[in-house]
């Protein structure tokens, strides 16, 4: 200068007017009013109701090691594999020497395997038989190199490498390790197939759940009442008395559930910004000082206008997107800008 990595911020700005939701005044008013994702509703909790002896199965969810946190599948360090020259990313990162099972195409052969070329031997020339060094196809072929060896060959022997188990040294571990002995090498791969192993989970959600409480209508309980039986009578109707609550109209008063409405749950809380000190590599924890806080509900946060900034195709436009009980996380979308560290290549001094 060029090309990158990581992480941090902004998300038009200031006025006027006029409308809107809260709060607060007697009134004029006066103060506050959407994000960094408020959004996906993935995860973890708060809280609230419902159910809930204990314990197994079954079913879901995590899964390397230390840490942070109210908790977490989140975050912080660190280990291990992998990408990348690097900064740095990425990992579904237990367990295949318990079992079952699975490998398409291609190849002779895919699992305690195989003889297609090729080599070697041997032949009755058709072929047998040995051989995993070579070549060939494949995602993957049963350590790798060289030296011995042998009919050719092979961990068959050996030596470094690699693998694996044992002590030792470090490390809290996960693990390393130019250490030492020991094993010819076995224990191919997949568990994002069943499974096996640890470790966790009770549901359902603020339309969750409380209070108030109307009208209609329909429950109950008392009264009153016509009907309906029975008695009074020689018979018949009324009126009187009883009786019975079965189907029970009706009328009055009381009770409780319930709806519509209101009220609260509602927002100051594990809070959130700044500065400053502590401890910790960090997450992050605590201490001091100052600032800040929408709470609607058929759902408010908006419009116009003027002055800048910024793109424009000169018309105009301004990303993504808007709260719904709260929190902490993680994913997703996002115009344009500005900042901090790193690495890498090239000049230049």
């Nucleotide at each position: 200068g060029g090309a990158g990595u990581g992480g941090g911020c902004c998300g038009g700005a200031g006025g006027a007017u006029c409308g809107c939701g809260a709060u607060c005044g007697c009134a004029g008013g006066a103060u506050c009013g959407a994000g960094g994702a408020a959004a996906g509703u993935c995860c973890g909790a708060a809280c609230u109701c419902c159910c809930a002896c204990g314990g197994g199965c079954a079913g879901c969810a995590g899964g390397c090691u230390g840490g942070a946190u109210a908790a977490c599948g989140u975050c912080c360090a660190g280990g291990c594999g992998u990408g990348g020259u690097a900064a740095c990313g990425c990992g579904a990162c237990g367990g295949a020497a318990a079992g079952u099972g699975c490998a398409a195409c291609a190849g002779a052969g895919a699992a305690c395997a195989g003889a297609c070329c090729g080599c070697c031997u041997c032949u009755u020339c058709g072929g047998a038989g040995g051989u995993a060094a070579g070549g060939g196809u494949g995602a993957a072929a049963c350590g790798g190199u060289g030296c011995g060896g042998u009919a050719a060959g092979a961990g068959c022997g050996c030596a470094c490498c690699g693998c694996g188990c044992c002590g030792c040294a470090c490390g809290c571990g996960a693990g390393u390790g130019u250490c030492g002995g020991c094993g010819g090498c076995a224990a191919g791969g997949c568990a994002a197939a069943c499974c096996c192993c640890c470790u966790g989970c009770g549901g359902a959600g603020c339309a969750a759940g409380a209070c108030c409480a109307a009208a209609u209508a329909g429950g109950g309980a008392a009264g009153c009442g016509a009907c309906g039986g029975a008695g009074c009578c020689g018979c018949c109707c009324g009126u009187c008395u009883c009786c019975a609550u079965u189907c029970g109209a009706g009328c009055u008063u009381c009770c409780g559930g319930g709806u519509a409405g209101g009220u609260c749950g509602c927002u100051c809380g594990a809070g959130u910004c700044u500065c400053g000190g502590u401890g910790g590599u960090a997450a992050c924890a605590u201490c001091g000082a100052g600032g800040c806080c929408a709470g609607a509900u058929g759902a408010a946060u908006g419009a116009u206008c003027c002055u800048c900034c910024c793109c424009u195709u000169c018309g105009g436009g301004g990303a993504c997107a808007g709260a719904a009980u709260u929190c902490g996380g993680c994913u997703u979308a996002c115009a344009g800008g500005c900042c901090c560290a790193c690495u890498c290549c090239u000049u230049u001094u």
The RNA shown here (Bacterial RNase P class A) has 349 nucleotides and comes from an Acidobacteriota bacterium.
It matches the Rfam family "Bacterial RNase P class A". About the family: Ribonuclease P (RNase P) is a ubiquitous endoribonuclease, found in archaea, bacteria and eukarya as well as chloroplasts and mitochondria. It is annotated as a ribozyme.
The organism belongs to Acidobacteriota, within Bacteria.
The coordinates come from a structure-prediction model, not an experiment, and the mean pLDDT is 77.